[in-house]
RNA sequence: UCAGAUGGCCGGAUGGCCGCGGGGCUUCAGAGGAAGCCUCGAGGAAAGUCCGGGCUCCACGAAGGACACGGUGACGGAUAACAUCCGCCGGGGGCGACCCCAGGGACAGCGCCACAGAAAUGACACCGCCUAAGGCCCUAAAGGCCCGGCAAGGUUGAAAUGGUGCGGUAAGAGCGCACCGCGCCUCUGGCGACAGAGGCGGCACGGCAAGCCCCACCGGGAGCAAGACCAAAUAGGGACGGCAGGUGAUCUGUCUUUCGGAUCGCCGUCCGGGUCGGUCGCGCGAGGUGAGCGGCGACGCUCAUCCCAGAGGAAUGGCCAUCGCUUCGCUUCGGCGAAGGCACAGAACCCGGCUUACAGGCCAUCUGACGCG
Numbered sequence: 001u002c003a004g005a006u007g008g009c010c011g012g013a014u015g016g017c018c019g020c021g022g023g024g025c026u027u028c029a030g031a032g033g034a035a036g037c038c039u040c041g042a043g044g045a046a047a048g049u050c051c052g053g054g055c056u057c058c059a060c061g062a063a064g065g066a067c068a069c070g071g072u073g074a075c076g077g078a079u080a081a082c083a084u085c086c087g088c089c090g091g092g093g094g095c096g097a098c099c100c101c102a103g104g105g106a107c108a109g110c111g112c113c114a115c116a117g118a119a120a121u122g123a124c125a126c127c128g129c130c131u132a133a134g135g136c137c138c139u140a141a142a143g144g145c146c147c148g149g150c151a152a153g154g155u156u157g158a159a160a161u162g163g164u165g166c167g168g169u170a171a172g173a174g175c176g177c178a179c180c181g182c183g184c185c186u187c188u189g190g191c192g193a194c195a196g197a198g199g200c201g202g203c204a205c206g207g208c209a210a211g212c213c214c215c216a217c218c219g220g221g222a223g224c225a226a227g228a229c230c231a232a233a234u235a236g237g238g239a240c241g242g243c244a245g246g247u248g249a250u251c252u253g254u255c256u257u258u259c260g261g262a263u264c265g266c267c268g269u270c271c272g273g274g275u276c277g278g279u280c281g282c283g284c285g286a287g288g289u290g291a292g293c294g295g296c297g298a299c300g301c302u303c304a305u306c307c308c309a310g311a312g313g314a315a316u317g318g319c320c321a322u323c324g325c326u327u328c329g330c331u332u333c334g335g336c337g338a339a340g341g342c343a344c345a346g347a348a349c350c351c352g353g354c355u356u357a358c359a360g361g362c363c364a365u366c367u368g369a370c371g372c373g
Base pairs, nucleotide, nucleotide: 001369002368003367004366005365006364007363008362009361010360012323013322014321015320016319017318018317020041021040022039023038024037025036026035027034028033043344047355048354050353051352052351053350054349055223056222057221058220069219070218071217072216073215075087076086077085078084089103090101091100092099093098104214105213109212110211111208112207113206126154127153128150129149130148134146135145136144137143162180163179164178165177166176167175181203182201183200184199185198186197187196188195189194227280228279229278230277237271238270239269240268241267242266243265248264249263250262251261252260253259287306288305289304290303291302292301293300294299324342325341326339327338328337329336330335
């Protein structure tokens, strides 16, 4: 210098004017309210709503177990908790810094493996390889045929039943041996996942569990439109009191009529439930910043300091000036001018994560290549 890797940060700046939302103070009006001043007012993702919690209500005697459903899945930690994070292990990729993994079980059982191919699991024989032993032709040899042997090589596929080499053989084959791989045992190291060493076994075990399933562990349900409180008008409900008291209706006392009783009516006071509406929940919190200490780290502890939007169909905006950046044009290469240019995006109960979107820029550490000293 070029090409990369990882982690972190910013994501237009400053000033003026006008406006909007929350809070406070003062003054005026004193019935709602009005004016002035001060102060605060979007994000790293506020997003998707995918996980985990707080909070609230509902359900449930407590504890344990079983079944169903959903989730998680190496090990050790962190945390309120987690499908998150840290460290470590194993596997894979990269020259490397480093990156990726949904990382229990395929001898419990079931199922599937398209196309191609001879054969896809009860593995297989299309092209091939071999005629040693047996039979036939042949005088015999050679050769041919039958009966057979083999899976080394080719072909298909995502995948073909250990790999390489030597021996062996008619040709072959773990058939034998060495190394590698695989399985089992022992020892050593490690908290552990696991690793290393030694020995034994010729190998018996194709893949898929993000198909059903098995094993271990975890899990009540709904969500701020949760929920709590206050509370009109009107129309229902109830209690008491007053008025009216009859023609009527219903019920009832007796079989019927007559008759008697109660209620149905109006007014007033009070009570209770719901609706409109209002208040709370609702911004001091698993909080931010800084320092010290412990820890490899995630993180924890202590001290100091700060208060930092709130809400409801929803405020957080507009204009101007200067500067920065980008693009375009001109250029005497010093600059000048223009932009109807400045990414993704917009809190709604809150918090911790994950994922997704994002113009441009900055910082730190590290890797590889080349060059110079």
This is a predicted structure of a 373-nucleotide RNA (Bacterial RNase P class A) from Rhizomicrobium sp. It matches the Rfam family "Bacterial RNase P class A". Gene Ontology terms of the family: dimeric ribonuclease P complex, tRNA processing and ribonuclease P activity. Rfam's curators write: Ribonuclease P (RNase P) is a ubiquitous endoribonuclease, found in archaea, bacteria and eukarya as well as chloroplasts and mitochondria. The prediction has a mean pLDDT of 76. A source record names the gene rnpB. The source organism's lineage runs through Bacteria, Alphaproteobacteria, Micropepsales, Micropepsaceae and Rhizomicrobium.